[in-house]
């Protein structure tokens, strides 16, 4: 000096049951009997993981094979596809705060 330490201002909801709370927490502010939270059903959104394909493999950057050279496999990286495992479907994680929370294989 360079690289890496990955997110949370994009997106997406109806029905049945039920009946008073909910937005994690504090302060606000909001949502809610024109039905909150929850459960179930169906549907969507997104693309973290898995899978498939193409390319690259270096100024940071791993392993094995082959070796005269070109290389090959895994890994890694980028992009595309897919939608199996998660997640998610009021408001920027609602706003501010924090030694916070959520998601995720992983959150300094």
């Nucleotide at each position: 000096a360079g690289g890496u330490c990955a997110u949370c201002c994009a997106g997406a909801g109806c029905g049945a049951c039920u009946g008073a709370g909910g937005g994690a927490c504090g302060g606000c502010c909001c949502c809610g009997u024109u039905g909150a939270a929850g459960u179930c059903g169906c549907g969507a959104c997104a693309a973290c993981c898995a899978g498939u394909g193409u390319g690259a493999u270096a100024c940071a950057u791993g392993a094995g094979c082959a070796a005269c050279c070109c290389g090959c496999u895994c890994g890694u990286c980028a992009c595309a596809c897919c939608a199996g495992g998660u997640g998610c479907c009021a408001a920027a994680g609602g706003c501010c705060g924090a030694a916070c929370g959520a998601u995720g294989a992983a959150a300094a």

The prediction has a mean pLDDT of 79. The RNA shown here (SAM riboswitch aptamer (S box leader)) has 108 nucleotides and comes from an Acidimicrobiaceae bacterium. Lineage of the source: Bacteria > Bacillati > Actinomycetota > Acidimicrobiia > Acidimicrobiaceae.